[in-house]
Context: one part of a larger RNA
């Protein structure tokens, strides 16, 4: 000092934090949709003019946002450099958009199957698909050769191709980056060469060939443990320890491999195969993946509500209006943490009563109480009531909250440790080496300031101790 946990106790507010352990399984709800200003149909409503929902087909996005630390001793991360590269949407800039074509869903029809989900025939739309054509571009020493488009409600849009920006992103070096030699050699795509193929890119990335290298006590290879980092915690400072929140990168997403599609993924709420679990199910077959947000079980000494809301800022998509958004703003619960405030103030006796002690005189509790004066933080009712709102209207979850103001009335609020020395604080009584105490010395065997209880006393205080861990 803590993401802490336990004991006993417990008023308030404001800011943060909250499964460190089983990356153990997961009911149930939500967590990514959106355009009808691309399209055919279909369905309601009509004032007959439209309008208004919408499976489907395109289009954009689901690669961002959130979550986690299993793996990873690595160019993974820091940081410094490089050059053989891509970059959807946005910005700047040149140029263009001709003519033509056949499907495929949906939809009807007829079939399968318990479902999930198909199958088959006819029709038919595009900003879906395909041909040709032009083309500053790209290959090539040239000849040549390849090779683009799309409209629509006419408008600050929407589409093709080039060029340069931005932005992201991919790759290559250097230097750092934890323990062990009771791990000493290790390696066949291994090094390196010319070729070929892949790739957005360079490259043993891959292949076939040639050559036999290449790494290693300056620790190679092996085993172990570990997500880096900026920063926390401690320290006077070198340093040590550590990596919760936040915020860069990184890796994973039931386990293991795999593409596919796209600007961009080998993709958390996509796809395919495997296999372990769990579910349905007419035994043929089929559904699933919380390490999103809430919740359950389980482990555990431990760690929350199945809440509110898109009103703010972000994100998506849309010409908007809007719609989504458990990201996010908010409540809730927890003394988990850190600051702040209260639990009165002031007077009141050589000093009531009880309690304790004792030499029986007294001392101490203790100005403490009463009592007598005062306030009204805070509490309790009432009344008012915001700011966050950009954008002229008009919009606020929080919240009738925060604040104001009256009115009551000291009212509603102290508790934990320790008191033998380190260490601030001493006495009665019981107990008799017992029961007990303890960080270390050590205490107790009839007068225990060390064990229990009672007074005091002495430290901290909404907390106080004991454990853990780290300096």
């Nucleotide at each position: 000092a803590u993401g802490a946990a336990c004991g006993c106790u417990g008023g308030c507010g404001g800011u943060c934090u909250g499964c460190u352990u089983a990356a153990c399984a997961c009911a149930u709800g939500c967590a990514a949709g959106u355009c009808g200003a691309a399209c055919g149909g279909g369905c309601u409503c009509u004032u007959c003019g439209g309008a208004g929902c919408u499976a489907g087909u395109g289009g954009c996005g689901g690669a961002c946002g959130g979550g986690u630390g299993a793996g990873u001793a690595a160019c993974g991360c820091g940081u410094g450099a490089g050059g053989a590269u891509c970059u959807g949407c946005c910005c700047u800039u040149a140029g263009g958009a001709c003519g033509g074509g056949g499907a495929c869903a949906a939809c009807a029809g007829u079939u399968g199957g318990a479902a999930a989900c198909g199958a088959c025939u006819g029709c038919u739309a595009a900003u879906a698909c395909c041909c040709g054509a032009u083309g500053u571009g790209c290959c090539g020493a040239g000849a040549g050769g390849u090779g683009a488009a799309a409209c629509u409600a006419u408008u600050u849009g929407g589409c093709c191709u080039g060029a340069g920006g931005a932005u992201g992103a991919g790759c290559u070096c250097g230097c750092g980056u934890c323990u062990g030699a009771u791990u000493a050699g290790c390696u066949a795509g291994u090094u390196g060469g010319a070729g070929u193929g892949g790739u957005a890119a360079c490259g043993g990335c891959a292949c076939a060939c040639c050559a036999a290298g290449g790494c290693g006590a300056c620790g190679a290879u092996c085993a172990g443990u570990a997500g880096c980092u900026g920063g926390u915690c401690u320290g006077a400072g070198a340093g040590g320890a550590u990596g919760a929140u936040c915020a860069g990168c990184c890796a994973c997403a039931c386990u293991g491999g795999g593409a596919c599609u796209g600007a961009g993924a080998c993709a958390c709420g996509g796809c395919c195969c495997a296999g372990a679990c769990u579910c349905c199910u007419a035994c043929g077959g089929g559904a699933g993946g919380c390490a999103g947000c809430a919740g359950u079980g389980g482990g555990g000494a431990a760690u929350u509500u199945u809440c509110c809301g898109c009103a703010a800022u972000g994100g998506g998509c849309g010409a908007a209006a809007g719609c989504c958004u458990g990201a996010c703003g908010g409540a809730g619960c927890a003394a988990g943490a850190c600051c702040g405030c209260g639990u009165g103030c002031g007077g009141g006796a050589g000093g009531a009563a009880g309690g304790u002690c004792u030499a029986u005189u007294g001392a101490c509790u203790g100005u403490a109480a009463a009592c007598c004066g005062c306030u009204u933080u805070u509490g309790a009712u009432a009344g008012g009531g915001a700011a966050g709102a950009a954008g002229a209207u008009c919009u606020g979850a929080c919240g009738g909250u925060a604040c104001c103001u009256a009115u009551c009335g000291a009212a509603u609020c102290a508790g934990c440790a320790u008191c033998g020395g380190c260490u601030a604080a001493c006495u009665c009584c019981g107990u008799g080496c017992c029961a007990g105490c303890a960080g270390c010395c050590g205490c107790g065997g009839u007068a225990a300031u060390a064990c229990g209880g009672g007074g005091g006393a002495u430290g901290c205080a909404a907390g106080c101790g004991u454990u853990a861990u780290c300096c």
Small-subunit ribosomal RNA, 5' domain from an uncultured bacterium, 471 nucleotides, folded computationally.
The RNAcentral record of the full RNA draws on ENA and SILVA.
It matches the Rfam family "Bacterial small subunit ribosomal RNA". Rfam links the family to the GO terms structural constituent of ribosome and ribosome.